[in-house]
Context: one part of a larger RNA
RNA sequence: UUGGGUUUAAAGGGUGCGUAGGCUGUUUAAUAAGUCAGUGGUGAAAAGGCAAGGCUUAACUUUGCUCGUGCCAUUGAUACUGUUAGACUGGAAUACAAACGGGGCAGGCGGAAUGAAUAGUGUAGAGGUGACAUUCAUAGAUAUUAUUCAGAACACCGUUCGCGAAGGCGGCUUGCCAGAAUGUUAUUGACGCUGAUGCACGAAAGCGUGGGUAUCGAACAGGAUUAGAUACCCUGGUAGUCCACGCUGUAAACGAUGCUAACAAGAUGUCGGCGAUAUACAGUCGGUGUUUAAUAGAAAUAGAUAAGUUAGCCACCUGGGGAGUACGAUCGCAAGGUUGAAACUC
Numbered sequence: 001u002u003g004g005g006u007u008u009a010a011a012g013g014g015u016g017c018g019u020a021g022g023c024u025g026u027u028u029a030a031u032a033a034g035u036c037a038g039u040g041g042u043g044a045a046a047a048g049g050c051a052a053g054g055c056u057u058a059a060c061u062u063u064g065c066u067c068g069u070g071c072c073a074u075u076g077a078u079a080c081u082g083u084u085a086g087a088c089u090g091g092a093a094u095a096c097a098a099a100c101g102g103g104g105c106a107g108g109c110g111g112a113a114u115g116a117a118u119a120g121u122g123u124a125g126a127g128g129u130g131a132c133a134u135u136c137a138u139a140g141a142u143a144u145u146a147u148u149c150a151g152a153a154c155a156c157c158g159u160u161c162g163c164g165a166a167g168g169c170g171g172c173u174u175g176c177c178a179g180a181a182u183g184u185u186a187u188u189g190a191c192g193c194u195g196a197u198g199c200a201c202g203a204a205a206g207c208g209u210g211g212g213u214a215u216c217g218a219a220c221a222g223g224a225u226u227a228g229a230u231a232c233c234c235u236g237g238u239a240g241u242c243c244a245c246g247c248u249g250u251a252a253a254c255g256a257u258g259c260u261a262a263c264a265a266g267a268u269g270u271c272g273g274c275g276a277u278a279u280a281c282a283g284u285c286g287g288u289g290u291u292u293a294a295u296a297g298a299a300a301u302a303g304a305u306a307a308g309u310u311a312g313c314c315a316c317c318u319g320g321g322g323a324g325u326a327c328g329a330u331c332g333c334a335a336g337g338u339u340g341a342a343a344c345u346c
Base pairs, nucleotide, nucleotide: 004317005316006315007300008299012314014201015200016199017198021194022193023192025088026087027086028085029084030083031082033081034080035077036076037075038074039073040072041071042070048066049065050064051063052062053061054060091191092188093187094186095184096183097182100179103177104176105175106174107173108172109171110154114150115149116148117147118146119145120144121143125136126135162169163168206247207246208245209244210243211242216240220236221235222234223233258313259312260311261310262309263308266291267290268289269288270287271286272285273284274283295302296301319346320345321344328339329338330337331336
C1' cells in the first nucleotide's frame, strides 16, 4: 500500500464558515476525451512458458511457437462518466404570512439573601465542633428593630422542557441583531454535499492594563486531630471570583457516537406549527423522550434522533511502556499550546 476498523478494546478533529480537491437530481440532442471492440506498427537478444531435438541421463544446450498484460496510429460502438447546447422540478435557495424560544448585544429597573455603617431595645455570653480550641464580646457582642450603603447571584415557576454550530444561555423590562420550524406552493432552476490548507468562535483556570471587591476562597497564618498531619474539620484570609479592553486556545470541549442524503414494522409521552367553531379528536410537518420488531453487535446494548441497509466527502487508528516526552519548527508577554520521534525495554 491493499485490507480491516474508530460508543465502551488503539482510533471522530471542541464547533462552525469556507478555498482547492473529491462526489453530484430528472431529461433531450451533439461530441467521442475516458470506456469497449477490430486492424496495423512497435514492444532487442538472452531469460520465463509450451512442443520437439542434441550430448548415455540430468543440469546444460539448439530450434519453433508463445509471452512481452504496454505504447503509438487508425477504423468503428455510444450504455455509463466527461464536455457543449437546451429543457424540467422532486434537491437547494428566495419571497410572503401568522406564531415560537432561558439565541446574541446594549441600556434601565426590582425583591429576597449576605456583609458593612449609624441609631434604639437588651445583657453575658456568642461562634464553631464528633468533642475542643483559635476567634468575636462589658470600649456592650450574639439576638432583635429602624434607616442607609455595597457588590454579586437571580429561590419558587423549572421540566427526560425550550433555544443555540459548539462552548453555552434562566428575575422583570426597552431597543437592536440573528434563527430554525410551519403554512401558501408564488419565484429562481441543480444554484447542491463534503471540505486538506485557511479564517472565525471557543467552559474553567491563567496572563496584561485599568476599575471593582459583598460572598466564597487557591496561597498563607492560627486552632484542632494525629505517632507525625506540609491534609481531611474549625477561625481568619491574599490572588482570584465581577466589569472594560486585549491575550491564552485547552477540558471526561461526552451522546466518550464526524457531516450530508436515501431506504426499512410498531406502541406511547411531550414542545412549536398547520387543519376545524372547538379545550375533545384523529391526522400531518419539524424537534425532544421512553419502549420495541427486523437488523446489527464480543457483549453491555443500539434500534427511523441507529451502533440497521446503502452512497459521497473529511478526520483519525495499527501491541504496552519510553511519551504526548526529546529535538527541530511554529504560535504565545509568560504559563504553555500545536506538530511530534528514537534508543532501550516487556